The part of an RNA shown here (small-subunit ribosomal RNA, central domain) has 349 nucleotides and comes from Bubalus bubalis bubalis. The full RNA is in RNAcentral, with records from SILVA. Model confidence (mean pLDDT): 89 of 100. Taxonomically the source falls in Bubalus bubalis (Eukaryota, Craniata, Amniota, Pecora).
[in-house]
Context: one part of a larger RNA
RNA sequence: CUGGGUGUAAAGGGAGCGUAGGCGGUCUUGCAAGUCUGAAGUGAAAACCCCGGGCUCAACCCUGGGAUUGCUUUGGAAACUGUAGGACUGGAGUGUCGGAGGGGCAUGUGGAAUUCCUGGUGUAGCGGUGAAAUGCGUAGAUAUCAGGAGGAACACCGGUGGCGAAGGCGGCAUGCUGGACGACUACUGACGCUGAUGCUCGAAAGCGUGGGGAGCAAACAGGAUUAGAUACCCUGGUAGUCCACGCCGUAAACGAUGAAUACUAGGUGUCGGGUCCCAUUGGGAUUCGGUGCCGCAGCAAACGCAAUAAGUAUUCCACCUGGGGAGUACGUUCGCAAGAAUGAAACUC
Numbered sequence: 001c002u003g004g005g006u007g008u009a010a011a012g013g014g015a016g017c018g019u020a021g022g023c024g025g026u027c028u029u030g031c032a033a034g035u036c037u038g039a040a041g042u043g044a045a046a047a048c049c050c051c052g053g054g055c056u057c058a059a060c061c062c063u064g065g066g067a068u069u070g071c072u073u074u075g076g077a078a079a080c081u082g083u084a085g086g087a088c089u090g091g092a093g094u095g096u097c098g099g100a101g102g103g104g105c106a107u108g109u110g111g112a113a114u115u116c117c118u119g120g121u122g123u124a125g126c127g128g129u130g131a132a133a134u135g136c137g138u139a140g141a142u143a144u145c146a147g148g149a150g151g152a153a154c155a156c157c158g159g160u161g162g163c164g165a166a167g168g169c170g171g172c173a174u175g176c177u178g179g180a181c182g183a184c185u186a187c188u189g190a191c192g193c194u195g196a197u198g199c200u201c202g203a204a205a206g207c208g209u210g211g212g213g214a215g216c217a218a219a220c221a222g223g224a225u226u227a228g229a230u231a232c233c234c235u236g237g238u239a240g241u242c243c244a245c246g247c248c249g250u251a252a253a254c255g256a257u258g259a260a261u262a263c264u265a266g267g268u269g270u271c272g273g274g275u276c277c278c279a280u281u282g283g284g285a286u287u288c289g290g291u292g293c294c295g296c297a298g299c300a301a302a303c304g305c306a307a308u309a310a311g312u313a314u315u316c317c318a319c320c321u322g323g324g325g326a327g328u329a330c331g332u333u334c335g336c337a338a339g340a341a342u343g344a345a346a347c348u349c
Base pairs, nucleotide, nucleotide: 003321004320005319006318007303008302012317014201015200016199017198021194022193023192025088026087027086028085029084030083031082033081034080035077036076037075038074039073040072041071042070048066049065050064052062053061054060091191092188093187094186095184096183097182098181103177104176105175106174107173108172109171110154115149116148117147118146119145120144121143125136126135162169163168206247207246208245209244210243211242215241216240220236221235222234223233258316259315260314261313262312263311266294267293268292269291270290271289272288273287274286275285276284277283278282298305299304322349323348324347331342332341333340334339
């Protein structure tokens, strides 16, 4: 390389958009590049294979034929691929109507709770633990009532419920805005799928500048525990957590399962639509789209998967090829840095 693979053994890119490329629905006409077929030329000889022949045989040698899978020229075929033209509606998209949703962005706003401040009542404890102590408190704490300030998060509803490509998204209201779904089949007429490079998005932590800072809390300090305790427990507590703008670009970024299409027993929940039947809230049948559980065939090393496939097939991309060395070194690119991306070898088992 080929082959075989990628849920858990090595292996699916964190996710999307999309360039080149690869692949591509039904009918029809032309062309003939691929394809198939006939002929001619060439494909040196020797070697090779076959029928014969010559050395007594053989090796060896000779005659003839084949082969030389290729290239060029030329005559044809038109099913498939291609290409040019025409047509179609099932793929794809548009339109009209409709309901669902924590999808996104911005502005405003609400109540509970914690903390702090002020005032009232009130008096000796509070807090914390396995038990304590550090800590707070007669300068009046804890508790309780009233008022105020400020920040962050949104109890109940809440649900293997919803939405989003993924990351993720949850009080309420308004504005702007993306997508999916159902119904009607009116319109376009293959406009599609995938996607190297590229571009964009991307939790938390971290970084830069400026704000903010209630609670929580790396670091740090103290108290305990202990043989020790740079921990687990307790009392404090700074970055940070929050906002704006700009970076970073990684995660067990997980369904450890790439995207798309078609097909392949059933049963039972649930969410959003439609149709029909019964009908009092509602129930039943059916259908489209999601989201779960169980299960047949099949698959699988087993576990298990099983119409949301890990089944049966096709297309395209990514990735793997014994363990360690090592996601290291060197080089390069990116970054303010932290570092990220790419990514070996010697040696060793």